Record summary
A computed fold for a 163-nucleotide RNA from a mouse gut metagenome, annotated as Lysine riboswitch aptamer. Of the family's consensus pairs, 98% are formed in the model. Model confidence (mean pLDDT): 78 of 100. Its Rfam family is "Lysine riboswitch aptamer". Rfam links the family to the GO term lysine biosynthetic process. Rfam describes the family as follows. Riboswitches are metabolite binding domains within certain messenger RNAs that serve as precision sensors for their corresponding targets. Allosteric rearrangement of mRNA structure is mediated by ligand binding, and this results in modulation of gene expression. This family includes riboswitches that sense lysine in a number of genes involved in lysine metabolism, including lysC. The sequence is in RNAcentral, with records from MGnify.
RNA sequence: GAUAGAGGUCGCGCGAUUCAUGAGUAGCGUAUUGGAUAUGGCAGGCAUAAGAGAAAAUACGUAAAAGGGGAAAGCGCCGAAAAAAUGAAGCGCCUGUGACUUUGUUUUUGGGCAUGGAAUGAAUAACUUCAUGACUGUCAUCUGGAAAAGAUGGGGUGCUAUC
Numbered sequence: 001g002a003u004a005g006a007g008g009u010c011g012c013g014c015g016a017u018u019c020a021u022g023a024g025u026a027g028c029g030u031a032u033u034g035g036a037u038a039u040g041g042c043a044g045g046c047a048u049a050a051g052a053g054a055a056a057a058u059a060c061g062u063a064a065a066a067g068g069g070g071a072a073a074g075c076g077c078c079g080a081a082a083a084a085a086u087g088a089a090g091c092g093c094c095u096g097u098g099a100c101u102u103u104g105u106u107u108u109u110g111g112g113c114a115u116g117g118a119a120u121g122a123a124u125a126a127c128u129u130c131a132u133g134a135c136u137g138u139c140a141u142c143u144g145g146a147a148a149a150g151a152u153g154g155g156g157u158g159c160u161a162u163c
Stems, first nucleotide, its partner, number of pairs: 001163005008078001011077004017071003027062007037049004041097005081109010110136002113133006138154006
């Protein structure tokens, strides 16, 4: 240098399909009150609706969807993957900016779990992140005749095997 592997019974990611939540919510229609603004993420412009009645509120009727979540055929794997910063492209009525999607570069993280905080979210769910805790896998050193086991420390560009 190349090849092949291991960690875990919630290993990681994608995931047809399905279920609940979202929600009797948004929206729409009718009636009443109201009396000039409202919508397109935000700002400027522009466009549209509006005294033939805007926003908002109440009552009745009708009534979703997306993201996220559970299960799951199957697929790809063991930096599997995730996050942060930054560049490019896309989306958006125009410009700027933000969010979102895809992708490149750099940095960090062995893995899952529990508790608490933060952000996001309809949510006390879940993802992400930070801190703490034990567990687990691996390597090094020491203890041990050896084994089992224990203590300390480290990280995946690592560890094991073969060439």